[in-house]
Context: one part of a larger RNA
This record gives sequence, structure tokens and C1' cells, in this order.
RNA sequence: GCCAGCGAGUUAGUCUUCCACGGCAAGGUUAAGGAAACGGAGCCGUAGCGAAAGCGAGUCUGAAUAGGGCGAUUCAGUCGUGGGAGCUAGACCCGAAACUGAGUGAUCUACCCAUGGGCAGGUUGAAGCGGGGGUAAGACCCCGUGGAGGACCGAACCCACGUCGGUUGAAAACGGCGGGGAUGACCUGUGGGUCGGAGUGAAAGGCUAAUCAAACUCAGAGAUAUCUGGUUCUCCCCGAAAUAUAUUUAGGUAUAGCGUCGCGUGUUCAAUACCGGUUGUAGAGCACUGUUUGGUCUAGGGGGCCUACCAGCUUACCGAAAUCAGGCAAACUCCGAAUGCCGGUAUUCCAGAGCGCGGCAGUCAGAGUGCGAGGGAUAAGCUUCGUGCUCAAAAGGGAAACAGCCCAGACCGUCGGCUAAGGCCCCUAAUUCCUAGCUAAGUGGGAAACGAUGUCCGAUUGCACAGACAACCAGGAUGUUGGCUUAGAAGCAGCCACCAUUAAAAGAGUGCGUAACAGCUCACUGGUCAAGUGGUCGGGCGCGGACAAUGUAACGGGGCUCAAGCUAGGAGCCGAAGCCACGGACUUCGCGCAAGCGGAGUGGUAGGGGAGCGUUCCCUGGCCGGUGAAGCGGCGGCGUAAGCCAGCCGUGGAGGCCUGGGAAGUGAGAAUGCUGGC
Repeated sequence: GCCAGCGAGUUAGUCUUCCACGGCAAGGUUAAGGAAACGGAGCCGUAGCGAAAGCGAGUCUGAAUAGGGCGAUUCAGUCGUGGGAGCUAGACCCGAAACUGAGUGAUCUACCCAUGGGCAGGUUGAAGCGGGGGUAAGACCCCGUGGAGGACCGAACCCACGUCGGUUGAAAACGGCGGGGAUGACCUGUGGGUCGGAGUGAAAGGCUAAUCAAACUCAGAGAUAUCUGGUUCUCCCCGAAAUAUAUUUAGGUAUAGCGUCGCGUGUUCAAUACCGGUUGUAGAGCACUGUUUGGUCUAGGGGGCCUACCAGCUUACCGAAAUCAGGCAAACUCCGAAUGCCGGUAUUCCAGAGCGCGGCAGUCAGAGUGCGAGGGAUAAGCUUCGUGCUCAAAAGGGAAACAGCCCAGACCGUCGGCUAAGGCCCCUAAUUCCUAGCUAAGUGGGAAACGAUGUCCGAUUGCACAGACAACCAGGAUGUUGGCUUAGAAGCAGCCACCAUUAAAAGAGUGCGUAACAGCUCACUGGUCAAGUGGUCGGGCGCGGACAAUGUAACGGGGCUCAAGCUAGGAGCCGAAGCCACGGACUUCGCGCAAGCGGAGUGGUAGGGGAGCGUUCCCUGGCCGGUGAAGCGGCGGCGUAAGCCAGCCGUGGAGGCCUGGGAAGUGAGAAUGCUGGC
């Protein structure tokens, strides 16, 4: 891992409540006991109110014959059986870490006690002692002797610092090579002692039998688990929630909301239309509250002048208020929609509409998306609200793939038809369809500010056959080198001025250039040529801006250019579990005596309700079986499903089935489930 078996809402209570059925009924019913008949203690109901004494269709409060509260004036209960739920019990099952008690452990290990044992070899050479020297005597020095030491080197022995291997190991701590101690606080044998909030500890929370921030075993015990996991047959009807409030509450719970089932009510619901009402949002506005730009005006302030003081004059300074013009606001409003909400009337609808009461729930982590907002950065697959939708609990078609987007809500069958979104060159079902334009960028098929003689369209304006624009030919001069400045300044460093003349035209000069001149060029003019040529604004489609990690890789691909791209219009077709058609099943409503007919319906998680299948045992009636029961293997058939057998073959070898009832150890795929097998 697979297979088989086992494996989870049970049982109890003269408990509470509701539903169904039954008995009796202003009553119902017994308990212990008894063979029974009985037994009436008791319980519930028939009256309430009060804390109570108590009173009583009333009573309590109160001084009250007041008012008020709860009652009466109307509505039947009770005992069983079954079922739903609750309560108390382990209460659907498995699961803690822990807590408490009684015990078992120091054969491991920690420390201690008693008694034994062990330490190759080598080195160093303390005190003391002897001799010599030395001294007044010493001290002291030298030589020898001696053999001290938590001394030195290094085996056994003890340890475990490094590294490599090992890591489903040879080993639940080891091996290899090195390493530390090795006469000591040394190592070790045997026997003994100390233990669970206790021991022991040269102290690491270490160790106390591969277990230690409290050992192990059994018991309390099925501890508790607002947590995780699991919870077993079928079909039919309906079908949620992820919110509010509260919470030592936030992943729990209670009540409400939303679901379902029953009873009652009987259009009260909803949509639409009209009528009436309501509001202060969007927008807008500045009349209020604030804020704000510029101007005018001006109180006041600053500066200047004047001045003994008081004053006065003045100002390209600041500037309240006022005023003109222009803005801004969630907590501004002189205004003010669309929606929404409330009411009335009418119409449509008769539906799994509304409302009331009761039984049973589940839900309290929501998600994305459109729209309106707050927070954030007018970020987030962000977060918090409001509102609609979808997913959740929804399959099908489209979006290449893709819970939340678009289309559309799957009862079953059909090798029938029509459509939606989206598509129609090939992959790939359907047009290489029609008309008119645009795009040249493979734009389409990713992106901004900004930039640009891309290209198409529109508007407007300048110049132009009295010849424009471009090109070419020619002129582009004179006073004058204007004045100033300057070393110089001559059109062309800079400052000022910018006149006049001759002219077809020519600036006191557009750019290059020179040290300054010179030189080139432009504006401007004539000629040649010949018909359009400049500017501005708006729009359509394109261009640049454009950088990412395996490999094209920013159309799903191929591939596409008067398109297979874009814009506008048109004709067809394809396309889904949508709709239609035909057949069938079921639910519910209506009609009907019925058969049946007609209408509406039949996606679904949590969950509510209904109807069934099957297993074991018991009762009942009826059957089968050695001419072969059950079980097992195979085949065939039937039913909407769980399942079943009008049957057949094999195996097997003694029991089994059906009807109507009853009772449950009643259904397995999951629980790192349990046991066994492989």
C1' cells in the first nucleotide's frame, strides 16, 4: 500500500415540550402490593392573585369603595404507544498535554559507606642526612647521599578535543586516524545506603533502568477538549447563512434575521401605471460658516519730512473692514435633481407570494465583479461600508487554458429543429459574403507624459497667370568705419539711436567669418520658368517614446495586407444541458366518482420534510429442501434507485424463504482508524 472483518446519535427517567395515532373525558390515571378483582397514597386538569399570612371571580398594591398590575367574563383535559427536540447522565465516536491517589524502581546512572584490586618502562632530583669549605658561633657555599611531587615523557586503564566515515548504521551514540589524564580531587570489583515535588548533583535542569522543568505501573477514568479528524443504503419536495445586538467575546455562544414542516388567515405580497407625500445626495451656487487669487478703496501700522507738546504733510511699504472680478468645501447651502422610501387607486400576477402561531434547524471565517464612498499613494488578487449580480450551493456554451466576467439555470431519452453570448481562411462547426472608407505600423496582437513635413478628412487664412512657392541668373548700393565705447569695434563684443539718399530693390543689417578690415550669405528687388504654394485650428488611423531573466513566448497556433486588421452599414449561416418538437418519469394545483385531462413545476452545500430498499433476531400464517438449503463463482433477466429473481450452469452439502406484524449490536471508503492476511 491493497484486501477482508470490526468501527461512531445509543440507552435510562411514572423528567419537560411539540406532533401523529388510540382510550376515556370535567375528568384522566394509578404506585407499592396482589393470581386476579382490586388497591385512590399520589400526579395532572377543573381558579386565580399575593413574598406570605391569606382572600377568592377576584386578588395584589394602597388610607382608598381611586388608579394600576395579574386574572375571570370564551376556547379540554388526561393516560398510553410511536416519533422530533431538550434536560440529567461519558450521551455520536476516537484523540490530549496534564491533575490526584496507591504502589514499583539506585542490577543504568548521581553521591555516600564498608571491604578488596590496579597503575609497563623511562625522566627530573625537594626536604633531611654525611663530608668539605666558611664563621666567634651561625648564616651561607661546594660535593655526595637521599627520593619528595594533584612533577615530566609514555603503555595498560580512564576520558572524549579534532577530523573522516557511518546516518533504512556492523552499532537506538559506533569505527578509523590523531588527542587529554595516566601516584591521583586517580581508576576499578563486590556488598550496602539515599527517590518522585523526592533523591543525588565540582551545577549541565544533569542523572534517578535506551524515559526527566518532576520516573515508571495501576487506579480515579469513558478526566476535560468553545479544538482537529471521522460518522456507513436509496429516491422525492423545498432550500439557507457567512448579518445585527451582546458577550474575559472575536475560529465559541445566546436572541433576532434568513431555511423547512404543520396549523391558521385568504390577496393582505410583488411588479407596473397614475395620484399624493417625503429627502437634502449628484450637480450647482457663494445668500450663511469657513477658505482663497487679483484689483479698487481705506481705518490702522511702518518709513520719510516736520516737531517742546498736540498736531500736520508725505509714501512705487504692510494692510482689517468695505467693494469689484474669479475660485474651493465630508463635518458650508440662497438652490437642487435622477433614484429611493411612505400612502392611495387601478391593472397584471394566484406564485414554494404576504402575515400570525407552533415543531426542527443550519448560519455568525465569505469571495470576486459593476456602481457609490471611507482608509491607503484617486497602490494592491489591499482594507472597511452601501447597493446589484455571480460563485459559495451551478453543471452547459463563450473568454486558448481560467470558482466570482459574458450568455444561460442540467427531471430522463432522441444520429430532430431554432437561437444566446461568441463566432464563420485552416487547425475548428459556420461567408476566403456584399457596400463604402481607413491603416503600411504585422499597427491589429501590451503602455504614458511628450515629440515628429507619416497619411486621410474637415474648417479657416496669407500669397498667386498684373506670374506666387521652390530652383537657377543678376543686383543687394550711398552719407558711413552712424554715435559711444574700445588697443581695435568698419552691419555682425557691448551701449544708444535706427535717420537720410539713389533706387526695381537693398536692415545703420539674418547668420558664418576677421586681431580689426576683407570675404561668403540673408532680408529685399528684377529676370528665366510655369501653376498652385505657405500658415493655423479640429478630427480619423498610424510612428517614436518601448529594457529581464530555459526558448519564438505581448494574435491559442498556422498564417493574414483593397485583409483573415480598423470604422460604418447590410445579407446569411454556425453556435448551449437555453427554447421548440416527440416519447417517458415524478411533484403540486384545478376539474372529475374514477380512469384520466389540463396548468405550473422537478440544479443544489449546511439544513428541514416525505417515501422506500436491505441486514440480524422474534411472533404469525404459508411454503421450499439430499430428485440438493444457505453460501460462493459464472450467465441471463427485471425495477426510477437502494435492490430484486419468471430463471440457467458450476461449486457446496443442511438448512432456507415468503406474507403481515414486532425488536434492533441494522448498511463503511476515508477517522496518520483497529485486527488479520498478502
Source information: Large-subunit ribosomal RNA, domain II from a groundwater metagenome, 678 nucleotides, folded computationally. It matches the Rfam family "Bacterial large subunit ribosomal RNA". Rfam links the family to the GO terms structural constituent of ribosome and ribosome. The coordinates come from a structure-prediction model, not an experiment, and the mean pLDDT is 86.